Bacterial RNase P class A from an Actinomycetota bacterium, 381 nucleotides, folded computationally.
It is recorded under the gene name rnpB.
The RNAcentral record of the sequence draws on ENA.
[in-house]
RNA sequence: GGAGCCGCCCGGGUGGCCGCGGCCCGGUUCGCCGGGUCGAGGAAAGUCGGGCCUCCACAGGGCAGGACGCUGGGGAAAUCCCAGGCGGGGCGACCCGCGGAAAGCGCAACAGAGAGCAGACCGCCUUCGCCGAGCGGCUCGCCGUUCUCGGUGGAGGUAAGGGUGAAACGGUGAGGUAAGAGCUCACCAGCGUGCCGGGCGACCGGCGCGGCUAGGCAUGCCCCGUCCGGAGCAAGGCCAAGCAGGAGGCAUGGGCGGCCCGUCCACUUUGCCUCCGGGUAGGCCGCACGAGGCGAGCGGCAACGCUCGUCCCAGAUGGAUGGCCACCGCCCGGUCCUUCGGGUCCGGGUACAGAAGCCCGCUUACAGGGCGGCUCCCACG
Numbered sequence: 001g002g003a004g005c006c007g008c009c010c011g012g013g014u015g016g017c018c019g020c021g022g023c024c025c026g027g028u029u030c031g032c033c034g035g036g037u038c039g040a041g042g043a044a045a046g047u048c049g050g051g052c053c054u055c056c057a058c059a060g061g062g063c064a065g066g067a068c069g070c071u072g073g074g075g076a077a078a079u080c081c082c083a084g085g086c087g088g089g090g091c092g093a094c095c096c097g098c099g100g101a102a103a104g105c106g107c108a109a110c111a112g113a114g115a116g117c118a119g120a121c122c123g124c125c126u127u128c129g130c131c132g133a134g135c136g137g138c139u140c141g142c143c144g145u146u147c148u149c150g151g152u153g154g155a156g157g158u159a160a161g162g163g164u165g166a167a168a169c170g171g172u173g174a175g176g177u178a179a180g181a182g183c184u185c186a187c188c189a190g191c192g193u194g195c196c197g198g199g200c201g202a203c204c205g206g207c208g209c210g211g212c213u214a215g216g217c218a219u220g221c222c223c224c225g226u227c228c229g230g231a232g233c234a235a236g237g238c239c240a241a242g243c244a245g246g247a248g249g250c251a252u253g254g255g256c257g258g259c260c261c262g263u264c265c266a267c268u269u270u271g272c273c274u275c276c277g278g279g280u281a282g283g284c285c286g287c288a289c290g291a292g293g294c295g296a297g298c299g300g301c302a303a304c305g306c307u308c309g310u311c312c313c314a315g316a317u318g319g320a321u322g323g324c325c326a327c328c329g330c331c332c333g334g335u336c337c338u339u340c341g342g343g344u345c346c347g348g349g350u351a352c353a354g355a356a357g358c359c360c361g362c363u364u365a366c367a368g369g370g371c372g373g374c375u376c377c378c379a380c381g
Base pairs, nucleotide, nucleotide: 001377002376003375004374005373006372007371008370009369010368012328013327014326015325016324017323018322020039021038022037023036024035025034026033027032041352045363046362048361049360050359051358052357053232054231055230056229065228066227067226068225069224070084071083072082073081074080085098086097087096088095089094099223100222104221105220106217107216121162122161123158124157125156126155127154128153129152130151131150132149133148134147135144136143137142138141170188171187172186173185174184175183189213191210192209193208194207195206196205197204198203236285237284238283239282245276246275247274248273249272250271251270252266253265254264255263256262292311293310294309295308296307297306298305299304329350330349331348332347333346334345336343337342
């Protein structure tokens, strides 16, 4: 100097004008007004996983269905995080994956002869026939085919070689064979199994034995193991106009011969008043102090934990957190200048998105910029 890998952070600033929501204080003609203060994110998103919280259901067992799946640790829990193991990829930093395919069923495009107890297209080998040459014979231009070579057709053998494919039924060597083949043997790889050693464990290392080889996909059904009630803040709770309903009283009507008082009955209708339960509109709570943020120390490889200090940090309900202008940043392209550090002018860009009960994760989107650690290559000292 170039090319990369991993982790983390930021993601506009200042001023002016207009405007919005919560809380506090003051004023008020009760409509609001003024002042102060606070007011989106790293993903507030997708609503995928897990919880807190709320209501409903709940003897026990099974089926169905769903989720998860190496080991140890962390964590409230988890399809999360950390460390490790194994396998795969990369020269490397590093990245990706994770029960079972010698229980069963199923699937595999294209190419290819053949794709699942595989398969003869070329090649190789054996054999039968034909043709030609060699060769042999003689009556010299014809005949013969035991043998050799080449071509061609049929029957068979062969999985060593070629070729196709993502994948072709272990690799190398020797023996063996007509040619070949774990057909046999040695070594290696892999599988199963026994013992020993290391590790908490996944697993690793060593020695021996066995039969010679077992393909891939479970994000296809399935098998094994573990776990799993349902609905969700429009959950749910409290207060409660008006109307309707119920109870009582008064007015009203009737009885006690008439009238007044008193008392009993009826309330069917109408009016007024009081009370009651459920509950609509509406209001309030849930609902903003929490598995909380920041800093320091200690323990731990780490995730994380413990202790101390410090801070209070949105809360709407047609739903606030915004809009415009100016200047400055930052980035990109071009132009000109350059002392090669950079500067001038012009043009363009300045994202993704946006709370609605809360929290922990994962995933996805994102103009552009910064920091730290590490790897490989080249050159020079």